[in-house]
RNA sequence: UGAGUUGGCCAGGCGGUCGCGUUGCUGAGCAAUCAGUACCGAGGAACGUCCGGGCUCCACAGGGCAGGGUGAUGGCUAACGGCCACCCGAGGUGACUCGCGGGAAAGUGCCACAGAAAACAGACCGCCUCACUUCGGUGAGGUAAGGGUGAAACGGCGAGGUAAGAGCUCACCGCGUUCCUGGUGACAGGAACGGCACGGCAAACCCCACCCGGAGCAAGACCAGACAGGAAGCGUUCGAGGGCGGCCCGCCCGAGCUUCCGGGUAGGUCGCUAGAGGCGUGCGGCAACGUACGUCGUAGAUGGAUGACCGCCCACGGUGGUUCGCCACCGGGACAGAACCCGGCGUAUAGGCCAACUCAUCCG
Numbered sequence: 001u002g003a004g005u006u007g008g009c010c011a012g013g014c015g016g017u018c019g020c021g022u023u024g025c026u027g028a029g030c031a032a033u034c035a036g037u038a039c040c041g042a043g044g045a046a047c048g049u050c051c052g053g054g055c056u057c058c059a060c061a062g063g064g065c066a067g068g069g070u071g072a073u074g075g076c077u078a079a080c081g082g083c084c085a086c087c088c089g090a091g092g093u094g095a096c097u098c099g100c101g102g103g104a105a106a107g108u109g110c111c112a113c114a115g116a117a118a119a120c121a122g123a124c125c126g127c128c129u130c131a132c133u134u135c136g137g138u139g140a141g142g143u144a145a146g147g148g149u150g151a152a153a154c155g156g157c158g159a160g161g162u163a164a165g166a167g168c169u170c171a172c173c174g175c176g177u178u179c180c181u182g183g184u185g186a187c188a189g190g191a192a193c194g195g196c197a198c199g200g201c202a203a204a205c206c207c208c209a210c211c212c213g214g215a216g217c218a219a220g221a222c223c224a225g226a227c228a229g230g231a232a233g234c235g236u237u238c239g240a241g242g243g244c245g246g247c248c249c250g251c252c253c254g255a256g257c258u259u260c261c262g263g264g265u266a267g268g269u270c271g272c273u274a275g276a277g278g279c280g281u282g283c284g285g286c287a288a289c290g291u292a293c294g295u296c297g298u299a300g301a302u303g304g305a306u307g308a309c310c311g312c313c314c315a316c317g318g319u320g321g322u323u324c325g326c327c328a329c330c331g332g333g334a335c336a337g338a339a340c341c342c343g344g345c346g347u348a349u350a351g352g353c354c355a356a357c358u359c360a361u362c363c364g
Stems, first nucleotide, its partner, number of pairs: 001360010012313007020041002023038006043335001047346002050344005055216004062249004067212005073085004087101001088099004102207002107205002109201003124147002126143007155173002158170003174196001175194008220270004229261006241253003277296008314333001316331006
């Protein structure tokens, strides 16, 4: 200097004029409300609604079946399918990235076509021996090392051995069994023994381990307001109906319940923002994070507020000029809008900034 990898940050600023919303204060008004003034007034994702919770209500008497979620190990957390560390495998020169990461010897199923043959398989071309021969080949036996087919062919490679071959034998690798060392553990390394075969797919059904009440702020609580009943079915202790994920058993409540036709009311307050909170510092930890002390008070709307204009500055782009300091003009600031709150994940994003690491080249 160039090319990459990982992580993080900002999301225009200042001033003025007019205009909005909550709250406080002051004044007017019987009241509704009005006027003045002061502080404050959307996000890094507020989006998706994919997970997990707080909170509210229903239930809590238990048992079973079905269903759903997760899937190496150890930690963090209120919890999670999240995060951190680390192991194994795959990719990459590397920084690093990815993984539906338990089980194929419980069972079932699939592996098209090609090929001799696709799981305890198998001889298409071949190789060797013997016999016959019309010299073209034919038959019998042995063989799976070589070639072919395929994504994948029943260990790999080298030597010996053999009629030719084969773990037939040997060394190394692989595989299996047992033990030792290190580690909390997944696992890693080593040693001895054994010629040893026992493909893949579970993101196929399945098996195993662990976990799982439901509904949701339109939850729920309170105040106000209004009302008109009728019919049918079932039932009243021989029990209708109910007990909020499905089914069964069991248990509890229970005198009214269910369906249809028809009428009336539906306004307001709370929930609603002080929290598993933010920021700073110290300590512990590789880290996620925890802990102690200090400090802050920054939307709470309800047809739903935060906008418009002007000037200057800032970042970016283009054009022109340049005394290389910069100047002038034009454009122009993305994705996008709280509605109970929080922790994650995923997606969108104009422009800009910071840090660490890797590779290549050059210079000292």
A computed fold for a 364-nucleotide RNA from Actinobacteria bacterium HGW-Actinobacteria-4, annotated as Bacterial RNase P class A. The prediction has a mean pLDDT of 78. It was read from a public genome assembly, where an Rfam model found it. The source organism's lineage runs through Bacteria, Bacillati and Actinomycetota. Rfam family: Bacterial RNase P class A. By type it is a ribozyme.